The prediction has a mean pLDDT of 77. This is a predicted structure of a 156-nucleotide RNA (FMN riboswitch aptamer (RFN element)) from Paenibacillus spiritus. The model forms 100% of the base pairs in the Rfam consensus.
RNA sequence: CAAGAUUCUCGGGGUAAGGUGAAAUUCCUGACCGGCGGUGAAGCUUCGCACGCGAAGCGCAGCCCGCGACUCCCGGUUGUCCGCUUGGCGGACGAACGGGACUGAUCUGGUGGAAAUCCAGGGCCGACGGUAAAGUCCGGAUGGGAGAGGAUCAUG
Numbered sequence: 001c002a003a004g005a006u007u008c009u010c011g012g013g014g015u016a017a018g019g020u021g022a023a024a025u026u027c028c029u030g031a032c033c034g035g036c037g038g039u040g041a042a043g044c045u046u047c048g049c050a051c052g053c054g055a056a057g058c059g060c061a062g063c064c065c066g067c068g069a070c071u072c073c074c075g076g077u078u079g080u081c082c083g084c085u086u087g088g089c090g091g092a093c094g095a096a097c098g099g100g101a102c103u104g105a106u107c108u109g110g111u112g113g114a115a116a117u118c119c120a121g122g123g124c125c126g127a128c129g130g131u132a133a134a135g136u137c138c139g140g141a142u143g144g145g146a147g148a149g150g151a152u153c154a155u156g
């Protein structure tokens, strides 16, 4: 350094100000926010150089590709319950785990050899339940989680 096993830790932000109203952080004006991996022409570092550049590493995308959370469906072990010919079998529910469905949004101009990623401008998007209609409040959730990092073990 590579791939593997075990284990630990970490792992989401946001309605200022005002209007209407009996009541709204939910409506209206306006404000604010952007999970994880990949890609990637900023930038930084190192190395090489024929001094023109070249190579490697790190690394700025809510709306480019994919993933996660919510919800639903199917399979389903342990387990619980029920039934019976008491034999274990059949049935129901169904942690873990596996599979599937569902799951939002970007244009214009600039630079350039090349930009859905850079720069400028405009636009747009955001599960379910509750409640005066919610991306931002409360709740499931002291949950789950894409993944990130560390430690130990054994192998090459």
Stems, first nucleotide, its partner, number of pairs: 001156002004153007017029003031136002033126002035067004043058006062124002071101005079093006106122005128139003